Model confidence (mean pLDDT): 77 of 100. Predicted 3D model of a 392-nucleotide RNA (Bacterial RNase P class A) from a Thermodesulfobacteriota bacterium. A source record names the gene rnpB. The source organism's lineage runs through Bacteria, Pseudomonadati and Thermodesulfobacteriota. Its Rfam family is "Bacterial RNase P class A". The family's RNA type in Rfam is ribozyme.
RNA sequence: GGAGCAGGGCGAAUGGCCGCCGCUGCGCCCUUCAGGGCGUGGGGGAGGAAAGUCCGGGCUCCAAAGGACAAGGUGCUGGGUAACGCCCAGUCCCGGUAACGGGAAGGAAAGUGCAACAGAAAGCAGACCGCCCCCGCCGAUUUUCUUAAUCGACGGGAGUAAGGGUGAAAGGGUGAGGUAAGAGCUCACCAGUACCGCCGGUGACGGCGGUAGCUAGGUAAACCCCACCUGGAGCAAGACCAAAUAGAGGGGCGCUUGAGGGCUGUCCGUCCGAUGCUCCCGGGUAGGUCGCUUGACCUUGGCGGCAACGUCGGGGCUAGAUGAAUGGCCAUUGCCCCAUAUGCGGGCGACCGCUUUGGGGAACAGAACCCGGCUUAUGACCUGCUUCAACA
Repeated sequence: GGAGCAGGGCGAAUGGCCGCCGCUGCGCCCUUCAGGGCGUGGGGGAGGAAAGUCCGGGCUCCAAAGGACAAGGUGCUGGGUAACGCCCAGUCCCGGUAACGGGAAGGAAAGUGCAACAGAAAGCAGACCGCCCCCGCCGAUUUUCUUAAUCGACGGGAGUAAGGGUGAAAGGGUGAGGUAAGAGCUCACCAGUACCGCCGGUGACGGCGGUAGCUAGGUAAACCCCACCUGGAGCAAGACCAAAUAGAGGGGCGCUUGAGGGCUGUCCGUCCGAUGCUCCCGGGUAGGUCGCUUGACCUUGGCGGCAACGUCGGGGCUAGAUGAAUGGCCAUUGCCCCAUAUGCGGGCGACCGCUUUGGGGAACAGAACCCGGCUUAUGACCUGCUUCAACA
């Protein structure tokens, strides 16, 4: 230097001007005394994912004796946590030369189902070629001839899983014995399974030894079996205040001897006026308030723990909008990329770092009750480790 693996924090800073949403000091005004309006000053104002809404909890309302079934989910071990399908540390298996990564990782000797093509045979396995034996018949050879023997071809029957061939897979592997030929048929060693014992470990599991039959295929994010977990809906949850209009109930007044209203500053006058006027109560719409941000919170230090995390002490308050604020412009600095020029430094060297000048760039993305996770999107940087080449 190339290729790669793991981890970490960051997601620009400062100033000026103009705006937006909350909070707040002061002054003035209004006021039903709760607050509101205007002016002026101060202070705060998105994220690492605010996203997907996939898990888990808090909170709220509804439901609810207890048990069982159904439905859904989870599934190695130990620990962490409010909880989890999350996290940490391990075990076993798999991938990678390695750093390291991945695993829904219980049960297939309970039952059911499923498996293309090829192949004789694929789940109670199987005889295509080959090998071997027997029978029949034919031929050849040996023999003087018959019988007999040997070899070969053909037909029939039986055996065989060593060899060939098919396949992802043919029911352990290697060698010896054995046999007509063969075969765990028998034996030795090796692999694997089940059981037993000892040792290590909290445990998953690991190590050693023995026994057995000699070998049992795969698939459960297929049905199923086993163990464990789970009530439903969600801040548009839910609580409170409550206009106008209409309607229901009740009280008072009035119904031509006129309640009340319009014209008006007042009186007079004039007009309207009886399913009328007025008051109270309940429910509740618009609208408003609360819920709403002090919380499994942030930060810092000590202690315990390999770690996740726990515990104790100090300090801090960090958006609360609701047709929905958190923005725009300018300047300077920083960061990255490209080019540039000269010099300095490092290196054997390819090259790298700093410096000058010019140009360009800055991603993904916007809170909506709040937390813990997971997943996805995304920019540049830093640190450690592995490996390759053996000096360009």
About this RNA: Of the family's consensus pairs, 93% are formed in the model.